Record summary
The prediction has a mean pLDDT of 77. The RNA shown here (Fluoride riboswitch aptamer (crcB RNA motif)) has 63 nucleotides and comes from Allolucifera butyrica. RNAcentral holds the sequence, with entries from Rfam.

[in-house]
RNA sequence: AAUAGCAUAGGCGAUGGAGUUCGCCAUAACCCCGGGCCAACCGGUAAUGACUCCUACUGGUAA
Numbered sequence: 001a002a003u004a005g006c007a008u009a010g011g012c013g014a015u016g017g018a019g020u021u022c023g024c025c026a027u028a029a030c031c032c033c034g035g036g037c038c039a040a041c042c043g044g045u046a047a048u049g050a051c052u053c054c055u056a057c058u059g060g061u062a063a
Stems, first nucleotide, its partner, number of pairs: 010025004016054006032044004
């Protein structure tokens, strides 16, 4: 990429997984902030929508 079969048990909430909960969406919801010639580009916070746990990352202390 193509073909065939099965299923419709939903999807989403700026970086992973799980549980709970809240909200939004099917015409979609959603796709962070600041600077900038608002284009390119540069800088910054955060693994959560919220809570908890695990993992990764960062800082400190002790062994």